[in-house]
Predicted 3D model of a 1469-nucleotide RNA (small-subunit ribosomal RNA) from an uncultured bacterium.
RNA sequence: UAGAGUUUGAUCAUGGCUCAGAACGAACGCUGGCGGCGCGCUUAACACAUGCAAGUCAAACGAGAAGGCGUAGCAAUACGCUUGUAAAGUGGCGAACGGGUGAAGAAUACAUGGGUGACCUACCCUCGAGUGGGGAAUAACCCGCCGAAAGGCGGGCUAAUGCCGCGUACGCUUCUCUUCUUACGGGGAGGGAAGGAAAGCUGUCCCGUGGGGAUGGCGCUCAAGGAUGGGCUCAUGUCCUAUCAGCUUGUUGGUAGGGUAACGGCCUACCAAGGCAACGACGGGUAGCUGGUCUGAGAGGACGAUCAGCCACACUGGCACUGCGACACGGGCCAGACUCCUACGGGAGGCAGCAGUGAGGAAUAUUGCGCAAUGGGCGACAGCCUGACGCAGCGACGCCGCGUGGGGGAUGAAGGUCUUCGGAUUGUAAACCCCUUUCGGGAGGGAAGAUGGGACAGGCAACUGUUCGGACGGUACCUCCAGAAGCAGCCACGGCUAACUUCGUGCCAGCAGCCGCGGUAAUACGAAGGUGGCAAGCGUUGUUCGGAUUUACUGGGCGUAAAGGGAGCGUAGGCGGUUAGGUAAGCCCUUUGGGAAAUCUUCCGGCUUAACCGGGAAAGGUCAGAGGGUACUGCCUGGCUAGAGGAUGGGAGAGGAGCGCGGAAUUCCCGGUGUAGCGGUGAAAUGCGUAGAGAUCGGGAGGAAGGCCGGUGGCGAAGGCGGCGCUCUGGAACGUUCCUGACGCUGAGGCUCGAAAGCGUGGGGAGCAAACAGGAUUAGAUACCCUGGUAGUCCGCGCCCUAAACUAUGGACACUAAGUGUCGGCGGGUUACCGCCGGUGCCGCAGCUAACGCAUUAAGUGUCCCGCCUGGGAAGUACGGCCGCAAGGUUGAAACUCAAAGGAAUUGACGGGGGGCCCGCACAAGCGGUGGAGCAUGUGGUUCAAUUCGACGCAACGCGAAGAACCUUACCCAGGUUGGACAUGCACGUAGUAAGACCCUGAAAAGGGGGAUGAGCCUGAAAGGGCAAGCGUGCUCAGGUGCUUGCAUGGCUUGUCGUCAGCUCGUGCCGUGGAGGUGGUUGGGGUUAAGUCCCGCAACGAGCGCAACCCCUGUCUUCAGUUGCUACCAGGUCAAGCUGAGCACUCUGGAGGGACUGCCCAGGAGAACGGGGAGGAAGGUGGGGAUGACGUCAAGUCAGCAUGGCCUUUAUGCCUGGGGCUACACACGUGCUACAAUGACCGGUACAAAGCGCUGCAAACCCGCAAGGGGGAGCCAAUCGCAAAAAACCGGCCUCAGUUCAGAUUGAGGUCUGCAACUCGACCUCAUGAAGGCGGAAUCGCUAGUAAUCGCGGAUCAGCACGCCGCGGUGAAUACGUUCCCGGGCCUUGUACACACCGCCCGUCACACCACGAAAGCCUGUUGUACCUGAAGUCGCCCACGCCAACCGCAAGGAGGGCAGCGCCCACG
Repeated sequence: UAGAGUUUGAUCAUGGCUCAGAACGAACGCUGGCGGCGCGCUUAACACAUGCAAGUCAAACGAGAAGGCGUAGCAAUACGCUUGUAAAGUGGCGAACGGGUGAAGAAUACAUGGGUGACCUACCCUCGAGUGGGGAAUAACCCGCCGAAAGGCGGGCUAAUGCCGCGUACGCUUCUCUUCUUACGGGGAGGGAAGGAAAGCUGUCCCGUGGGGAUGGCGCUCAAGGAUGGGCUCAUGUCCUAUCAGCUUGUUGGUAGGGUAACGGCCUACCAAGGCAACGACGGGUAGCUGGUCUGAGAGGACGAUCAGCCACACUGGCACUGCGACACGGGCCAGACUCCUACGGGAGGCAGCAGUGAGGAAUAUUGCGCAAUGGGCGACAGCCUGACGCAGCGACGCCGCGUGGGGGAUGAAGGUCUUCGGAUUGUAAACCCCUUUCGGGAGGGAAGAUGGGACAGGCAACUGUUCGGACGGUACCUCCAGAAGCAGCCACGGCUAACUUCGUGCCAGCAGCCGCGGUAAUACGAAGGUGGCAAGCGUUGUUCGGAUUUACUGGGCGUAAAGGGAGCGUAGGCGGUUAGGUAAGCCCUUUGGGAAAUCUUCCGGCUUAACCGGGAAAGGUCAGAGGGUACUGCCUGGCUAGAGGAUGGGAGAGGAGCGCGGAAUUCCCGGUGUAGCGGUGAAAUGCGUAGAGAUCGGGAGGAAGGCCGGUGGCGAAGGCGGCGCUCUGGAACGUUCCUGACGCUGAGGCUCGAAAGCGUGGGGAGCAAACAGGAUUAGAUACCCUGGUAGUCCGCGCCCUAAACUAUGGACACUAAGUGUCGGCGGGUUACCGCCGGUGCCGCAGCUAACGCAUUAAGUGUCCCGCCUGGGAAGUACGGCCGCAAGGUUGAAACUCAAAGGAAUUGACGGGGGGCCCGCACAAGCGGUGGAGCAUGUGGUUCAAUUCGACGCAACGCGAAGAACCUUACCCAGGUUGGACAUGCACGUAGUAAGACCCUGAAAAGGGGGAUGAGCCUGAAAGGGCAAGCGUGCUCAGGUGCUUGCAUGGCUUGUCGUCAGCUCGUGCCGUGGAGGUGGUUGGGGUUAAGUCCCGCAACGAGCGCAACCCCUGUCUUCAGUUGCUACCAGGUCAAGCUGAGCACUCUGGAGGGACUGCCCAGGAGAACGGGGAGGAAGGUGGGGAUGACGUCAAGUCAGCAUGGCCUUUAUGCCUGGGGCUACACACGUGCUACAAUGACCGGUACAAAGCGCUGCAAACCCGCAAGGGGGAGCCAAUCGCAAAAAACCGGCCUCAGUUCAGAUUGAGGUCUGCAACUCGACCUCAUGAAGGCGGAAUCGCUAGUAAUCGCGGAUCAGCACGCCGCGGUGAAUACGUUCCCGGGCCUUGUACACACCGCCCGUCACACCACGAAAGCCUGUUGUACCUGAAGUCGCCCACGCCAACCGCAAGGAGGGCAGCGCCCACG
C1' cells in the first nucleotide's frame, strides 16, 4: 500500500476486460463577472511579402558634403554659420556571444567520476621588461571606360594604432652539452649556438616662432602566473528487434614520415595478420541527452513543453578562408532544388531571430511600446546599438484569489410538478422589512521600481549644492459617491456512483465506460418537475502513470486453470563439503572531494491572502580518492574424508547386439476317406462348393508371432523389452571398507537416442489389413456389420523426429508420523519369524492445495541449476530462416474479432444404448368396452349476412352451458334512440304533474304523436304557496360480454404432477466464516402405504406434509317412541298395524362402548416390524369420504366477479322485430342403442334406497289404444303424493333368419308446455323398417360389494337429457410375478445442460460485408557493391615567356612572391 463491476442457477479459485484517482504546452461542446502569476505551432526542419533583430570607435587615419540660415551683390556667385556635421572609406574591436529549432545522431552525443607528463585560451587580473630608428604602398578622392542591373576595369594622388625591413631584449622558442629529480613529451640548475618584439593617441603644466620638455590617462610588444572558456581522452551508465549471427582491409598492431594547439590509422608508405561478437558484434527500427516533469506507499513506469546545462543544425549537399575562437543562422566559394528581377547578355535570395503571411492541422497570440531597469557590443567619455530583455496586447490554456449579497421573514402566497385528491414538493426560496457595498461604474489623489547614474558649479580630494531622466502609466494603491443595484452555468440521477418522479415513445427513435437498457406502465431513450455534484467554469475526447501482485527485484506461477523440454550425454555459464594460513576484489566503517543553479522537502520572510517570489537548511541514497576491518563470498597455498569415484565378492533381471535351434496354430500344396452343403449375421447376402467344398486322416511348404508360467513381477534414461541355447556387451542393487582426495550438481547452444505411421533401396510375404471391390443396413451410408483384398505390417541398409512421447508431475541433495503388500541382496534366528539396504504398490498423520487430491516414489519444508507461462479466437496458421527425397518438422507473428474462454467443486434437471432399491390397474393375469354401424352430443374444418366468445397433449373436445324456439344472446340484418335501460350531485326551467286505459303512425315491436281519467308530502279555513317524485336543458358523468393485454393483476370454483412422500427451518458440527452438506444419507441393519417406525450414526430438535383427530358405513349399549314398528293382550277387515294398546323388536336420531398388534405362538437384535392363532360384528389404515405440503407448468379464466392501462361516447352504448348460435362434402373425441336365444315379446308375481313436492306433488274415480284429458280427496309431508322399481322369479311363444333381432329414416294422425313449436321442442298412436351378423392398426376402464348389469331419484327447468350429480338391486373373474411399456419416489454415476434434452451444439453450402495472406507484373523510398565523371577547395608538384612596391644591388639583375597548369582526395551526377 482502500477497492468495485463483469464468466455461474449459485460457489471458490484462475483469468482477461472495464470503472472510481491524479496529471496535461491540449483540443471540442455548452456557458462566461473581476484580478494576480504563469503558459501559448506538439502538425510542414513546409514556403515566405514587408519592417526590424550587430554594431561601434574622429581620443587610430586621410578626405569631407548636400541642404538650410545669415551677410554682400541686380544676378550669377562669394563668404560665414550649420560642420570637420551627415554619408562613405582605411584601420581596430565585436560580429564564434546573445536569440531560434530538434532535422540528423544509439555514440564523433549525453550523464557521473577521473586523466591530460599529449594541449589551447582574445578581452580581464597580478607581476617583470620594453615601446629605438627607418621604409614602401593602398582605399577613400579625381579622371577615363564596361554593364539594364548587380558589379567591375584602367590611370593618377594620399594617411594611419594598416603593411615591411633594421636594431635591441628576456627567465621566450628550437637545437645541443653537463647535472639533480620525476608520474619520463614533466620540473630545477649551469654552459653554448640559432631565432623572434612593438604604435601610437590624448588631458594638464612649463619653455616656446617652428618645436621641445615634465606629468597623468588610454593603448602597443615580449615573458611569467592567475582567472575564465575550451580541445582531446578513460571508466561506468543510456530504447526495441535474434523472423539481423557472424562482422571487419585503414580493418588490428608495429616502424618511419606527414598533419594538428594537442594524443591518435587522423593521413601516407612499408611490415605483421590481426581486431570485434551470444556479457549480443554486424544489421534494421525508433529517439536530441540531462537537471528534471507526471504518476506511484515504495520499487518502478511514462515523459524530456516552459526554466537551466550540454549537443546538433541554420534551404539541401560539399568546401575551405579569416580569426584567440567557426568550417561560421542574419560571412565566403561550388553544386542542387525552389522563388524573384532582367534590356535575355546576366543577376538576387535563404524568418528553425521578433512580429507577420500562406499552407498543413483538432489546435497555438500583436506586422505593439521602450531601452526606464537587468544584461551584452564598441567607446577615455558623453553616448550609440541591442525584437536579448523590460513591459503592454490577444486566448478561462493552467494555477491561485474574490464576487454575483447578508440578517429576518409562514396565510408555508402565486405559478410549476406530483397526487392515494387528503395533500406533498419547489420552500425561507420569493414577496416584504432591516443592513452592508467587495468587484464592476463615476470622481479625486497617486507611487515604489532610481539609497544608483549623468551634467553643471565649488573643492586637491573626500564630498557639497543645483539640476536631468520611467516604456509600463494617470497603472498599482488610497479616499469619496450612488445603489442589492450590473454578474451562473455545466454535468449527472439503473448498478459500479451521490442524486426519482410524471409524461411521450413502443427492439422504433435512441442510450451505452463495463454489465447492459428500449418489443405499451422505461428511476437506463426524449421532455418536464425535483434532486445530487462541481462552479466561472462544467462536461467530452485524446494521452501518461495508478488501481494491475495483470512481467511479480520489492512481489506470481507451471498434476487438472496458460505453463516441465520425448529422453540422455555433455560445452560455456551458474552454484558448490571440511580445515589452516595468506590476500583484501566483493562486503563493512571512518574521512575527503564531487554531486551546477532552479525544482522537490522543510524553516523563515515579501506581495491584504494564495498562487508566485526571496533567504537558509536538508536531501540528492550514486561516483572518485585516502585510511581502517576480515565474519562471509572470491582468489592463492597446504591439509582432511562424511560428497563423488575406484577396487573386490556372491547373486537378480523380457537391459542391448549377433548367430543358431525348437514346438503349437493359421494358410497353401499333394494324397486318402466322404457327401451337400460350407461360411457368415441381429437377420441376410456377396463368397466357397458336385470340376467334390466344409468335415476328417497322412505327408509337405512357408512366413509371422511367442500359449501356459505371467503377477499394480522384473529390466532399461526415455522410446521400449517376453519361446530356447551360445557369443559379445551396458547398467543398477547388496556385502567387504583397501585406495583417490571435492575429482561434485545442473546444464543455454551442441551431440546422440527416440513408439506408430510414412519415405528411399534391396529382400520377404503365412496371418492381419488403410486404399479398393462386392454384399448388407439406411431416406442416403463414400461408415459401423459381412465376403474378399493391395500397400503396409517382417528383414538389411539409409531417412523421417512426431505422439494423451502421460505420473498430463524437469534434475540433484537434505530434512519431516505410522501401517500394510511385493521384488533383489544381506544379517539374526528356537526355522513360527525378526531386522538392515535398495526398488516397486496400497493406505494414511502433520503440512500443502481453488478444490480434487498429494503425502519419505510429495503436489510438504529448504538450497542450486535448466525449461516454460502471461485472456479466448485467428493459429501452431502466414511470412522469413534452418532441417527433410517427399510427406512434413522446428522456430513462430499480426491485422481483425469477442467479454469472455477455462479449472475444481455445489444444487438441480436430464440420460432412448448407466447402475442399485421401491411403488402405482404401470405391465402381466382377467372381465367389460372404444376404434366398424345408426343416432345423440362436443370439437376441427368448410359454409354463411351471422353461424358470438373462450377452452387445445396427458391436464381442450356430453368442457364454461345444472336446460340456445322468443328471452337467454354477447353474433347478423332491419327499425328506432342520445344525459341515455341503470347510479350520485348541482343549477335553471316546466304544470292537469307522477301514473295512465284507449286512439293514430309503423309489416311488427320498440319508438314517436295524441290523450279520457288522475294521485302524494308540508303549510293554510280556503284560495294559494312551497316541496318530493316526474319531465326538459346544461354540467359532474353513466354505459361498453368494446379492444387488447390471464405475459400488468386480485380472487378462485380451478386443473396438473399427486394422496406422490416429500418441502423446509433453528442451534450445533463439517466445508475456506464458500455455494452447500449433515440432520432425513450413500452406506449400515431392518421395516412401512408413508421422511412410518426401530437400532446405529455429529447431531439435537422444530414447522408444513404422512398418520390420527372429523363425516358416512359395519356391531353393541343407552336415551327417546310419532307420522315409524307390532312380539304379547283386545277389537276388526276380503285383506291390510286397520283400531285400542304397547315401545320388546325393526327402524328413526342423539349420546356412548368397541380395535389398541391389546392377548398367545414361533421369527427378528429382549427393537421396529412381519407371519400364524385365539377371541370378536369388525384385525393389523375394517370399507368409503372430506382433507391436496414447498412448489412446477408466465397452465386456465379481463365473458362469473373485481381491477391497472388503452380505446369508444348521436356509438364499440341502449331499446325492439326477425334471423343466427341447430348450417354440412368431411375429420376427431365422448356417449346411447344394437347386432340377439345368458335373447326378444306376452302374461303373472315379488323385493329397494335416496330424494322431491304450495305459481307444487297430486290419489281414488271417469274418458282416451296411448301421450294425455277430466277430477280433485290428501299433503307444507317418517302422516299425503310423485311411486311402477327394474333386472330377478314363474308360465307362454319365437328357433338362428337381417329374423317376432335392431330400431334409424320417412309418411300420416295426435298430446302437452308455451304469446309463439316454420327455421328449431318433447312425447303418443298407426304405418315405414336403413345400417348393423361383435368390429383393422390401435386403444380405455376396473383388484370386491369392485367390474359388469338393472332400474329409481334430483338439480337446471314453462317445455326439452342418451349428459351430469346421487341412490339402491343382482353380482363376478384374475393377480405367477416386476424382465419389459408408462408415471413416480430414494440413492449413485456422467454431463460442455441451468428459459435445464422440446437443452446444448458441429460442419458444408447460398448471399452480402470486413480484415489478413498469396499472386504475373509495375512503381517509390532506403541501402550495399562495382565502375564512370569530377565543381568549389585544402594540400602537394611545378611555376618557362609574360606579372610584382618594401629586402640585396648604383644599375642590369637577383632573392622571394604569385597567376595559370598538373596530381591526390572529394560533393552533386
Its Rfam family is "Bacterial small subunit ribosomal RNA".